The RNA shown here (small-subunit ribosomal RNA) has 1416 nucleotides and comes from an uncultured bacterium. Its Rfam family is "Bacterial small subunit ribosomal RNA". The prediction has a mean pLDDT of 83.
RNA sequence: GAUGAACGCUGGCGGCGUGGAUAAGGCAUGCAAGUCGUACGGGUCACCUUCGGGUGACUAGUGGCGAACGGGUUAGUAACACGUGGGUAACGAACUCUAGAGAUGAGCAUAAUCCGUCGAAAGGCGGACUAAUUCCCAAUAGUCCUCCUGCCAUAAUUUGGUGGGAGGUAAAGGAGAAAUCCGCUCUGGAAUCGGCCCGCGGCCUAUCAGCUAGUUGGCAGGGUAAUGGCCUACCAAGGCGAUGACGGGUAGGGGAUGUGAGAGCAUGUUCCCCAACACUAGCACUGCGACACGGGCUAGACUCCUACGGGAGGCAGCAGUCGAGAAUAUUGGACAAUGGGGGAAACCCUGAUCCAGCGACGCCGCGUGCUCGAAGAAGCCCUUCGGGGUGUAAAGAGCUUUUCUGGGGGAAGAAGUUUCGAUUGACAGUACUCCAGGAAUAAGGGGGUGCUAAUCACGUGCCAGCAGCCGCGGUAAUACGUGACCCCCGAGCGUUAUCCGGAUUUAUUGGGCGUAAAGCGUCUGUAGACGAUUUGGAAAGUCUUUGGUUAAAUACCAAGAGCUUAACUUUUGGGCUGCCCAGAGAUACUUCCAGAAUAGAGGGCGUUAGAGGCUGGUGGAACGGUCGGUGUAGAGGUGAAAUUCGUUGAUAUCGACCGGAACACCGAAAGCGAAGGCAUUCAGCUGGGGCGACCCUGACGUUGAGAGACGAAAGCGUGGGGAGCAAAAAGGAUUAGAUACCCUUGUAGUCCACGCUGUAAACGAUGGACACUGGCUAUUUGAAGUGUCGACCCUUCAAGUGGCGAAGCUAACGCGUUAAGUGUCCCGCCUGGGAAGUACGGCGGCAACGCUAAAACUCAAAGGAAUAGACGGGGCUUCACACAAGCGGUGGACCAUGUGGCUUAAUUCGACAACAAGCGAAGAACCUUACCAGGGCUUGACAGGCUAGUGAAAAUCUUCCGAAAAGAAGAUCUACCCACAAGGACACUAGCCCAGGUGCUACAUGGUUGUCGUCAGCAUGUGUUUUGAAAUGCACGCUUAAAUGCGGUAACAUGCGCAACCCUUACCCUAUGUUUUAUUUGUCAUAGGGAACUGCCUGGGAUGACCAGGAGGAAGGUGAGGAUGACGCCAAAUCAGCAUGGCCCUUUGAUGCCCUGGGCUGCACACGUGGUACAAUGGGGCUGACAAUGGGUUGCCAAGGCGCAAGCCGGAGCUAAUCCCAUCAAACAGCCUCUUAGUUCGGAUUGAGGUCUGCAACUCGACCUCAUGAAGCCGGAAUCGCUAGUAAUCGCCAAUCAGCCACGUGGCGAUGAAUAUGUUCCUGAAGCUUGUACUCACCGCCCGUCACAUUAAGGGAGCCGGCAGUAGCCGAAGUUCCGAGCAAUCGGACCUAAGCUAAGGUCGGUAACAAGAAUG
Repeated sequence: GAUGAACGCUGGCGGCGUGGAUAAGGCAUGCAAGUCGUACGGGUCACCUUCGGGUGACUAGUGGCGAACGGGUUAGUAACACGUGGGUAACGAACUCUAGAGAUGAGCAUAAUCCGUCGAAAGGCGGACUAAUUCCCAAUAGUCCUCCUGCCAUAAUUUGGUGGGAGGUAAAGGAGAAAUCCGCUCUGGAAUCGGCCCGCGGCCUAUCAGCUAGUUGGCAGGGUAAUGGCCUACCAAGGCGAUGACGGGUAGGGGAUGUGAGAGCAUGUUCCCCAACACUAGCACUGCGACACGGGCUAGACUCCUACGGGAGGCAGCAGUCGAGAAUAUUGGACAAUGGGGGAAACCCUGAUCCAGCGACGCCGCGUGCUCGAAGAAGCCCUUCGGGGUGUAAAGAGCUUUUCUGGGGGAAGAAGUUUCGAUUGACAGUACUCCAGGAAUAAGGGGGUGCUAAUCACGUGCCAGCAGCCGCGGUAAUACGUGACCCCCGAGCGUUAUCCGGAUUUAUUGGGCGUAAAGCGUCUGUAGACGAUUUGGAAAGUCUUUGGUUAAAUACCAAGAGCUUAACUUUUGGGCUGCCCAGAGAUACUUCCAGAAUAGAGGGCGUUAGAGGCUGGUGGAACGGUCGGUGUAGAGGUGAAAUUCGUUGAUAUCGACCGGAACACCGAAAGCGAAGGCAUUCAGCUGGGGCGACCCUGACGUUGAGAGACGAAAGCGUGGGGAGCAAAAAGGAUUAGAUACCCUUGUAGUCCACGCUGUAAACGAUGGACACUGGCUAUUUGAAGUGUCGACCCUUCAAGUGGCGAAGCUAACGCGUUAAGUGUCCCGCCUGGGAAGUACGGCGGCAACGCUAAAACUCAAAGGAAUAGACGGGGCUUCACACAAGCGGUGGACCAUGUGGCUUAAUUCGACAACAAGCGAAGAACCUUACCAGGGCUUGACAGGCUAGUGAAAAUCUUCCGAAAAGAAGAUCUACCCACAAGGACACUAGCCCAGGUGCUACAUGGUUGUCGUCAGCAUGUGUUUUGAAAUGCACGCUUAAAUGCGGUAACAUGCGCAACCCUUACCCUAUGUUUUAUUUGUCAUAGGGAACUGCCUGGGAUGACCAGGAGGAAGGUGAGGAUGACGCCAAAUCAGCAUGGCCCUUUGAUGCCCUGGGCUGCACACGUGGUACAAUGGGGCUGACAAUGGGUUGCCAAGGCGCAAGCCGGAGCUAAUCCCAUCAAACAGCCUCUUAGUUCGGAUUGAGGUCUGCAACUCGACCUCAUGAAGCCGGAAUCGCUAGUAAUCGCCAAUCAGCCACGUGGCGAUGAAUAUGUUCCUGAAGCUUGUACUCACCGCCCGUCACAUUAAGGGAGCCGGCAGUAGCCGAAGUUCCGAGCAAUCGGACCUAAGCUAAGGUCGGUAACAAGAAUG
């Protein structure tokens, strides 16, 4: 785009078309084929009558014509059925036209009718009468028919044309007064219609490969209008087929229709042509024509009537009905027109036809108003709250009247017929037209993520649902539902189904096959296809031209015409590629015929390389075995072992002999072969190839469907052989298991002969042949040249085998004279993945199996090449307390603390590998506090605003009640501007906007933070390369802590990172001097400056960057430490620090606010982080010495005094280099004691008594004194930190803080080590490279079994059905034949439909069950 459509929603009008596609299922009822009285006899009625009859109308019957047309349907049919072009010398024809000739004489019946009779009916039977244009006999006739016989034509003896002869066959009348008209018979012709035959054309299937007995042909006969095996008898054995016979499936064919640029593809509705059919099957009769839709006979199925004896019927005619179905109309009008039948005509008939009705089924046309009308009403929607949209839309004003309603007028279509008067329209009171009325009667459907035109809000929350494909929906859905708005079309719009297109996605136009699907394993060769040079001829293909045909309609073009226009209808002209037939011509090419030549191909001659093949010998090493010698305890095997062998003497070693298999070195990118493949050596036989120069044949060529041959390994059969190796098998190990990898044994097999199998990643994943298109290089073979004594080397040519590469090709990778380049020819093969190289069938095979080869179903992908990452039990290089080397810990005990779990009214919340767990929390008794219980408040504990009222308020104090909050009462006190009022500020009360939320979402966010990681990376511009993703830069070498530099380079630059700049610290100098000191000073403090840069030397290195060493120096190679954290990753953490979108709770039982008490501290248990210990390197006692950082007025607190102590009294000093904490300290040193013990270790736990803070120490504080004195004697597997002023050990200070559960954290100093050979391993990281089926990226992806469910197909013991045949039996009607009969008719025979029986074939359905497949 289209449709004979259907369905959903909607629906104003008209015109023109169109409408049973399914059940060729069944049908009630009515109608659809009759007509002629001018063929005939009779009958009925009417009128007239001269009663003889006449006229007219109607009519059952005889007769004639028609009924074979018109109308319907598409079942069958793959066929001369159709289309097209021919043939008929092989034919026919009623009606029509035309030409010629003719119509003489005679006769027998019969229906109607009447009588009788049978039957329920349908329908008969018998007798009697009669007519004709019925039937029949005779005559006559020819150009008719038959036979005989000439000539012409033809391919043709017979058929055609034209002569002669013999025989045979015709007729009908009617009307009229007549003329005449209508008929009749024979023959020829024409027109038109048919019969038959032939060439060509148009479906699928080879998993249908062989078919055929009247089959193929002949002769004779029969039959027909006519040819013919059409039929019969006889004879022969033919005929068809890979150019697809035969079989199966499907199907009416064409003109045309839809689509498409076309070529094509699909279709065959309406209309036209042809065919076939008429309930199913068979059959004939009549007739010009039928084997007959509305005729007949018979059989069958079905329906109906019946008196049960018998009968009737055939809508696939028009309507209509039932049924089935998604689905398809009125039981209408008229013969007015067109056409048909009959008739002399009038006329009759006509469900053909013309009209009307129904259906938006389609096409076309019209309308549902038009013009004004706001910076824009209301409503609704959205909103950033400003506004925006619907939207000139509405309202309102003016105008118009197509349509509609009412009324009036009103066709054409009519030509004919006729008694010449007249008369004929179904449609239809329709079309059209005039008047009046009034915007009046008239809009929906689908869609809005992308493809694809058109977006927002709300609801929902992987639910409900959507969806053509990708896909959408899990709390901010432009995708679901609703609304608003928008988009598209519009009396329609969508959906479904089907066809074409897009699809170059079956490729003729117009594709491919190295790796995406696709080259047969290889060769030989049949059919076929294709084929080199030249000459002549032919003219099949080809080309030109002419004629015919290709019906009409349709479609296209042009000009017109008729309906108001269009659709529609119609006129004329043109064109209509193609195909077919006929005639004439051309001859370049192809083809055919004939000839010639030699460049293709082949043969001869010479020479040559080779693991080419077959057969028979032969050699040495190794291995195993047997025998003998020597010899003794192990051997063998492995990662380590064991099974195993061995004292009956192994292994080892020496000698002799036997056996089978394979051939080291040479040996190679080498050679040969069609491929598979081929290797000791020698001999024999044999195939193919290369090179050289001449001779010969003369296109003999290439490819190759089928076919044939060869064809690794494994396997199979028969018979041998069997050393080693070695499926199966056994044992030992390994392992969670180990039907494996490893080990010890070991049978088929491996070997030989003969036969089979016929497959491989049979690979160059690349079919064969020929020609053309730059090269360089290596190697094998041959020849020639130069040269040489000769060989090698060198040059050239040919043939092979490799590497790199121009052009070109390719999706890229890559290929590239050995093409995957450029061309030609032939063959094979492919058409999304899976199912599946499977099932079924067939063929082959002894079997194993092989060859051929689907579908249902299922998925939206499967796949190729390349790119960037990520990953690897891949590689290379490098680094890090990563390992190693060391030191000290954790894990065991007790305690502290955090977490999980459990418990609870609550044990608030968050954090969970590394990157949670002494974390948020640098301080939970109340408060904090977010949790729980109870008691209260509701404009609120807090902010701003508005309205109204009250007042002085506010503030302070007291009393009562209560657990408190709260509530009630009372007292004190007094104010601004002001003369008052009013007003302002303030407070309270009431109300309204609102407050409030540690409620949810860190997966909506900002900000902040952790981690990789202080690792060296991460990016950009321009340029260049690539079809592109991307790459390059940033690879590489050296170097560095470093993408730090240097060199080099299709890259050149740049940015964020690194480094440096900043701070602290180590040394020196200068200045200053509150404090310090008795003072000057100063190792003190503050401020500023200097100093270190590979600067110097030696060596190495590319002379570079830089590295190693040295000097000097307080410090040496970034001196040490800190701050500083690139692009990013983990949807990492935090809505509870803060901020914030959205959601939720809030006039009463709040998720808000206040208060009291409790909880966050709860304890069978598990884990993390710490503290103290287990002791003598120690504990205790006494004495003695040395720091630094810090803090202090709500504070630090001195001296002095009291207390054993915690502490108390006290109050000087200090807003701090001044005073205090703070004698500033401990480890340390000296002396004494303890002597290896659960202790003079260890201090948990518990009791008693106190101190301090604080409203308050019960839950639940710290400290002091006395008493008590638990576990624990150095810690399993495992695991952590640290490289120098570090680890370890020791104390001091601070924040938070009333106090403190701090043993935590952050700082400060004191004492002060050990070790690093190194980078194999563990972990992590960086760079380059490689593989990849991974890309939420190895915590990935993914395979198979098992279990369950579902689905489809195949198999399946069987069962059921359809179809076509075979054999036999039986056999209606009927033609023909035979017999009988005057005849009617009867009997019989052949054949046959139907039926029955039997064995099979084929297709389909169904099925227990089993196996596989697919999906979950």